A computed fold for a 521-nucleotide part of an RNA from an uncultured bacterium, annotated as small-subunit ribosomal RNA, 5' domain. Its Rfam family is "Bacterial small subunit ribosomal RNA".
Context: one part of a larger RNA
RNA sequence: GAUGAACGCUGGCGGCGUGCUUAACACAUGCAAGUCGAACGGGGGUUGAGGGACGGAACCUUUCGGGGGGAAGGCCCUUGACUCGAGUGGCGGACGGGUGAGUAACACGUGAGUAACCUGCCUUUUGCUGGGGAAUAACUGUGGGAAACCAUGGCUAAUACCGCAUGUGGUGUUCACGGGGCAUCUUGUGGACAUGAAAGGAGCAAUCCGGCAGAAGAUGGGCUCGCGUCCGAUUAGGUAGUUGGUGGGGUAAGGGCUCACCAAGCCUGCGAUCGGUAGCCGGACUGAGAGGUCGAACGGCCACAUUGGGACUGAGACACGGCCCAGACUCCUACGGGAGGCAGCAGUGGGGAAUUUUGGGCAAUGGGGGAAACCCUGACCCAGCGACGCCGCGUGAAGGACGAAGGCCUUCGGGUUGUAAACUUCUUUAGGGAGGGACGAAGAUGACGGUACCUCCAGAAUAAGCCACGGCUAACUACGUGCCAGCAGCCGCGGUAAUACGUAGGUGGCAAGCGUUAUCC
Numbered sequence: 001g002a003u004g005a006a007c008g009c010u011g012g013c014g015g016c017g018u019g020c021u022u023a024a025c026a027c028a029u030g031c032a033a034g035u036c037g038a039a040c041g042g043g044g045g046u047u048g049a050g051g052g053a054c055g056g057a058a059c060c061u062u063u064c065g066g067g068g069g070g071a072a073g074g075c076c077c078u079u080g081a082c083u084c085g086a087g088u089g090g091c092g093g094a095c096g097g098g099u100g101a102g103u104a105a106c107a108c109g110u111g112a113g114u115a116a117c118c119u120g121c122c123u124u125u126u127g128c129u130g131g132g133g134a135a136u137a138a139c140u141g142u143g144g145g146a147a148a149c150c151a152u153g154g155c156u157a158a159u160a161c162c163g164c165a166u167g168u169g170g171u172g173u174u175c176a177c178g179g180g181g182c183a184u185c186u187u188g189u190g191g192a193c194a195u196g197a198a199a200g201g202a203g204c205a206a207u208c209c210g211g212c213a214g215a216a217g218a219u220g221g222g223c224u225c226g227c228g229u230c231c232g233a234u235u236a237g238g239u240a241g242u243u244g245g246u247g248g249g250g251u252a253a254g255g256g257c258u259c260a261c262c263a264a265g266c267c268u269g270c271g272a273u274c275g276g277u278a279g280c281c282g283g284a285c286u287g288a289g290a291g292g293u294c295g296a297a298c299g300g301c302c303a304c305a306u307u308g309g310g311a312c313u314g315a316g317a318c319a320c321g322g323c324c325c326a327g328a329c330u331c332c333u334a335c336g337g338g339a340g341g342c343a344g345c346a347g348u349g350g351g352g353a354a355u356u357u358u359g360g361g362c363a364a365u366g367g368g369g370g371a372a373a374c375c376c377u378g379a380c381c382c383a384g385c386g387a388c389g390c391c392g393c394g395u396g397a398a399g400g401a402c403g404a405a406g407g408c409c410u411u412c413g414g415g416u417u418g419u420a421a422a423c424u425u426c427u428u429u430a431g432g433g434a435g436g437g438a439c440g441a442a443g444a445u446g447a448c449g450g451u452a453c454c455u456c457c458a459g460a461a462u463a464a465g466c467c468a469c470g471g472c473u474a475a476c477u478a479c480g481u482g483c484c485a486g487c488a489g490c491c492g493c494g495g496u497a498a499u500a501c502g503u504a505g506g507u508g509g510c511a512a513g514c515g516u517u518a519u520c521c
Base pairs, nucleotide, nucleotide: 001520002519003518005517006516007515008514009513012393013392014391015390016389017388018386019385020351025349026348027347029346030345031344034091035090036089039088040087043084044083045082046081047080048079049078050077051076052075054073059068060067061066098304099303100302108228109227110226111225112224113223114222117221118220122217123216124215125214126213127212128211130164132162133161139154140153141152142151143150144149170195171194172193173192174191175190176189177188178187179186180185200209201208202207230276231275232274237267238266239265242264243263244262245261246260247259248258249257279301280300281299282298283294284293285292286291306327307326308325309324310323329340330339331338332337357383359382360381361380365379366377367376368375369374396426397425398424399423406417407416408415409414430462432457433456434455435454436453440448465510466509467508468507469506470491471490472489476505477504478503479502480501486493487492
């Protein structure tokens, strides 16, 4: 000098940041990923229109027996609009957010390669979108179960599922001609054979949004390699899928990635193996620099999601708020069986020297879905708490000697506190009261917020402490104590005049802080 700090004393305001460094310990509760009715069928509710059979009021008439007349109302059928919650289907839940356990590794950084690869949505572009089928959830019935949920009969729709046609192009094989390269190869043109697509919705329509097969781009990734990347030799040998080959398999893709067979290799004193420690980087701190230390916040990459294992779906996961199995733990149970995973945001217990609100809002930025309206978004934007840090401001300013009183010291003359106070004049930042009142928002829309800011009003009013004073090191006397009590970073103080202990006065330093402790340079 620095800190994600803590502790002691003290504490006025604002701005901007920042806040579990320990138990990757366990978690009550709420929220954090949904959305689309313009893909689809059906159900509930509200409301409108048309039709039907009931129903029979008012009214008219009556020879008082009745006749005519047809409203309200509920019911059924058809149809429209709005809305609600499940279901099928699509897209998104692989992003965003958290943590640092593991990892000494192509994990990261940097520079290359991919003649060994993939890429949903997006952009550009070419062509196509014909004609059929069978189901199934929802629903309804039956049954089982305490529940979670499950089984089964029946009905039904689709942009769900499955054939058929077409086949530009793609893929595979092959033929002919040509170009390129870095072994395998790659590429252009033409031909043959095989394989193998699609889905509709909205609208009166125009058209729009989609679907399928390609080609290119963009973006995002996979894999490979050169170099760099902590400590220990009181760790010297390590290795059997091990090293290489051939051939199958697998993958988007090269590869012992995997398997069969064959060979006996491969790494290592330029440190293998083993052990310890550790996420890496941009950067941060320090330093004249070289260097040393660190990797909080912010940004990039990686890894993980109660522990271990596994795959499914998908363009993408071996998937934090998906699935299956096993373990530990917690909870429910009718004992047969089930449910759960905060290293998301708050919050709780625990651990600890120590680290915040179970807040507001989608107004902005960004993300998902949707044609849109819009919905969702603890990302984010804000507010709250904490002097935790940095920065700024204030606690008044000027005048004021007869140097008041009081305190302390004294050689008793005085000195000092000290222009300090009182007193006079003045100002009003912050704070208080009143009024106005934003930017952030492109046309609408403001959580923050009646906030910031501006104007006016009153009144010095509401606001100073902490540490030190032997030398290093700026700052000294008195009293108390008497090797006691105590101090102390080092040297060292204290045993009767202690500038070193304790208190007081004074002084020095810093200041809403000041000291101490810890750690790094």